[in-house]
RNA sequence: CACUGUGAUUUAGCGCAUGUACCGUUUUGUUGAAACGGUGGACGAGGAUGAAGGUUGUCGAAACGUCAGCGGAUGCCUUCCGGUUUGCUGCGAACCGCAAGCUGAAUACAAAGUCCUUCGGUAACGAAGGGGAUAAAAUUUCAGUAGCAGAAUGGC
Numbered sequence: 001c002a003c004u005g006u007g008a009u010u011u012a013g014c015g016c017a018u019g020u021a022c023c024g025u026u027u028u029g030u031u032g033a034a035a036c037g038g039u040g041g042a043c044g045a046g047g048a049u050g051a052a053g054g055u056u057g058u059c060g061a062a063a064c065g066u067c068a069g070c071g072g073a074u075g076c077c078u079u080c081c082g083g084u085u086u087g088c089u090g091c092g093a094a095c096c097g098c099a100a101g102c103u104g105a106a107u108a109c110a111a112a113g114u115c116c117u118u119c120g121g122u123a124a125c126g127a128a129g130g131g132g133a134u135a136a137a138a139u140u141u142c143a144g145u146a147g148c149a150g151a152a153u154g155g156c
Base pairs, nucleotide, nucleotide: 014071015070016069019067021039022038023037024036025035026034027033028032043060044059045058050080051079052078053077054076055075081097082096083095084094085093086092088150089149090148091147101145102144103143104142105141106140114131115130116129117128118127119126120125
């Protein structure tokens, strides 16, 4: 220096838990209530990196308490900086912050859920393995299209 194995940490649709919901115990007893202790409280996909400010911050799902709330946040908006595209230069426009105009068409992938098995818990519920499913935003490709002025070059 390289390779292999094991473990830990980080990896932000992430985390928290005082309401509500649910479970257990005790007390009380009007189908209930109170106290205490618990359970649950977002399923994945995608996503950062010039500066400042603002903002209840993308996409969809056989989920529909994924309720209400708090914190965080890679999103978006504005201004500045630097760029991309429109053949070149300038202005304008749209866009981008290792990726970049607009329109259309094509292009594909998930987890929860569900089913089977096992483990933990009195329970609410939690965990692991397996089988077969299912997105959209994107991405990529192709086609069409893209203002004004000026310069250069070529042809007639």
Predicted 3D model of a 156-nucleotide RNA (glmS glucosamine-6-phosphate activated ribozyme aptamer). Its mean pLDDT, the model's own confidence on a scale to 100, is 77. Of the family's consensus pairs, 89% are formed in the model. Its Rfam family is "glmS glucosamine-6-phosphate activated ribozyme aptamer". It is annotated as a riboswitch.